[in-house]
Predicted 3D model of a 478-nucleotide part of an RNA (small-subunit ribosomal RNA, 3' major domain) from an uncultured prokaryote. Its Rfam family is "Bacterial small subunit ribosomal RNA".
Context: one part of a larger RNA
RNA sequence: UGACGGGGGCCCGCACAAGCGGUGGAGCAUGUGGUUUAAUUCGAUGCAACGCGAAGAACCUUACCUGCCCUUGACAUACUGGGAACUUACCAGAGAUGGAUUGGUGCCUUCGGGAGCCGAGUGACAGGUGCUGCAUGGCUGUCGUCAGCUCGUGUCGUGAGAUGUUGGGUUAAGUCCCGUAACGAGCGCAACCCUUGUCCUUAGUUGCCAGCGGUUCGGGGCCGGGAACUCUAAGGAGACUGCCGGUGACAAACCGGAGGAAGGUGGGGAUGACGUCAAGUCAUCAUGGCCCUUAUGGGCAGGGCUACACACGUGCUACAAUGGGCGGUACAGAGGGCAGCUAACCCGCGAGGGGGAGCCAAUCCCAGAAAACCGUUCGUAGUCCGGAUUGGAGUCUGCAACUCGACUCCAUGAAGUCGGAAUCGCUAGUAAUCGCGGAUCAGAACGCCGCGGUGAAUACGUUCUCGGGCCUUGUACA
Numbered sequence: 001u002g003a004c005g006g007g008g009g010c011c012c013g014c015a016c017a018a019g020c021g022g023u024g025g026a027g028c029a030u031g032u033g034g035u036u037u038a039a040u041u042c043g044a045u046g047c048a049a050c051g052c053g054a055a056g057a058a059c060c061u062u063a064c065c066u067g068c069c070c071u072u073g074a075c076a077u078a079c080u081g082g083g084a085a086c087u088u089a090c091c092a093g094a095g096a097u098g099g100a101u102u103g104g105u106g107c108c109u110u111c112g113g114g115a116g117c118c119g120a121g122u123g124a125c126a127g128g129u130g131c132u133g134c135a136u137g138g139c140u141g142u143c144g145u146c147a148g149c150u151c152g153u154g155u156c157g158u159g160a161g162a163u164g165u166u167g168g169g170u171u172a173a174g175u176c177c178c179g180u181a182a183c184g185a186g187c188g189c190a191a192c193c194c195u196u197g198u199c200c201u202u203a204g205u206u207g208c209c210a211g212c213g214g215u216u217c218g219g220g221g222c223c224g225g226g227a228a229c230u231c232u233a234a235g236g237a238g239a240c241u242g243c244c245g246g247u248g249a250c251a252a253a254c255c256g257g258a259g260g261a262a263g264g265u266g267g268g269g270a271u272g273a274c275g276u277c278a279a280g281u282c283a284u285c286a287u288g289g290c291c292c293u294u295a296u297g298g299g300c301a302g303g304g305c306u307a308c309a310c311a312c313g314u315g316c317u318a319c320a321a322u323g324g325g326c327g328g329u330a331c332a333g334a335g336g337g338c339a340g341c342u343a344a345c346c347c348g349c350g351a352g353g354g355g356g357a358g359c360c361a362a363u364c365c366c367a368g369a370a371a372a373c374c375g376u377u378c379g380u381a382g383u384c385c386g387g388a389u390u391g392g393a394g395u396c397u398g399c400a401a402c403u404c405g406a407c408u409c410c411a412u413g414a415a416g417u418c419g420g421a422a423u424c425g426c427u428a429g430u431a432a433u434c435g436c437g438g439a440u441c442a443g444a445a446c447g448c449c450g451c452g453g454u455g456a457a458u459a460c461g462u463u464c465u466c467g468g469g470c471c472u473u474g475u476a477c478a
Stems, first nucleotide, its partner, number of pairs: 001478002003475003007472007015462002019426005026317008034308002042053002064303007073125001077124001078122003082118002086103001090099003107114002127292002130290003136286002138281003141277001143275001148187006154163003167178003193269004198237007208226002212224003240263001243257005319419001323378006335366003340359002345354003385416001390411007432454007
């Protein structure tokens, strides 16, 4: 100087408390451990691994296993000699591949040849998702959006170092004020950026329709028209403790109030200091070293990654009446769409099929939002709850759904009556609850990333638990 303390003081955080909803019990989904296996590829392992890399394993992917094949190689550079490239159809084979076969003679040219491509040969070399993240770059997690981490000069100390950065107040903040052997400065904080909340200006189609007229049986911005409103998207205004009162040290600031759409950082996001964990990644990529080189490289078919006595994590669906079923009837936002989204209409109980209008999309489509509301039924029951499982019949994607897809219909109807010890999230448009969209993607979400609808309860307080910041104290620790 740090680190640590079942030392002290001050302060903060959904840290506790106060509340609301869960997990832990059930079924299923998914990840992991374990076990099994020819293989169940590899990595991630307290917080900070475990719906994680994977934003999508039937083949492919794929790195694993078995079998069948290749050896200058699937890919790059160079040289030699040959052939245009390319293409039609056949045989064997699981295919890779092997054999045989048809058409075709192109482009540039100084006529020597050249460019590109194809197959053969040569030796340099290629190749490796092989090892080492404890050799590395890059990127990332975490403490933590915590308020800290440092430097120059000066001063003090023999020195390590100290001071500044401590103290009194204050703040979300090393934020600001005052004091002060310190005076300044840098990286952080804040602000500048995006979004949302109010208003104004400009603009008015594909969006809008207040007033006027028309059309129509009626309805419908449908038409004339309008530029008001909504909206769209560009520019501005607005919030600064600016104003008033109080407290305070005449300060910083705090408390209350006015005005205001918004008030003291308005809400949300992006933004992550010096560093810590030899944290994670050699399997994104790059890369040192080591290793393989007729194989640890390359091709193919099939299988595996989907196994299953069990254990754990994360979720979904429930156990019902604030509910289930049936009928009727409203109201979103944000997105996506060209071998794409697909309307009307017809067929099918349905998944879906037929059909083909429109749309490169403020125009058309996906697209019915759902919970809610109105009416009716069920009456506390393993039920008109719950839907696992299984049988049958189908639909769609795709070369192909056996291992191993999703969905539909009929039948079947399991566990489950609110969950032990323990444990998690959340402070407001939040939790809870309800649906909608997107990425990936042929197909395949209960995951992920977004979007809106409905919309709470509670916070006395900081004694205690956990984590953190500052000062101080002890130490046989570094």